[in-house]
Predicted 3D model of a 92-nucleotide RNA (SAM riboswitch aptamer (S box leader)) from uncultured Fenollaria sp. The model forms 97% of the base pairs in the Rfam consensus. The coordinates come from a structure-prediction model, not an experiment, and the mean pLDDT is 80. The source organism's lineage runs through Bacteria, Bacillati, Clostridia, Eubacteriales and Fenollaria.
Formats: sequence, structure tokens, C1' cells
RNA sequence: UCUCAUAAAGAGUGAUGGAGGGACUAGGCCCUGUGAAGUCCGGCAACCUGCGAGCAAGGUGCCAAAUCCUACAGCAAAGCUGAAAGAUGAGA
Repeated sequence: UCUCAUAAAGAGUGAUGGAGGGACUAGGCCCUGUGAAGUCCGGCAACCUGCGAGCAAGGUGCCAAAUCCUACAGCAAAGCUGAAAGAUGAGA
């Protein structure tokens, strides 16, 4: 880079840290000194894997809010559906 699949479920009253965070741009809306990011521990179980086949937690992933919402297209619109982009996994 390409292909396929998945995403309204689930997961912290912990330690450390000390000001940001929610992918990018724009708009919105939120989280955050009642402690953000990061790290450790803990947890969850979508994909792969293992086996005694519904459990394990080995590889990876994930642990506010629908991928937080909108942006593009269709339908008059609310709204709905789809796409794009991004994320993760498996394969090439």
C1' cells in the first nucleotide's frame, strides 16, 4: 500500500504523574486540580491463538460520551441510509 471483517455491548473509588485531553482540519459539544496526557498495576474479551467448546488470556487490541457529533451523497426537511477519512484485527 491492497483485500476482507468489526465498532450504540464490556472494562478502575489503585499507584505514579502534574496540565492538558477527546486522530487530523473546521465548527460544535464535552472530559479534566473532586487530578488530563504518559507510565505501572488492574480489568475487558472484538480478531487471532489454545484446549477439555465455553472457558483461558498466549499475540495484538481496548477500558467517558455511537469512531462524542457534524462536514460528502441521496431523500424537501427533522431525520434516516450510505460513502469518505481514521482506528483495530486477519490476510496479501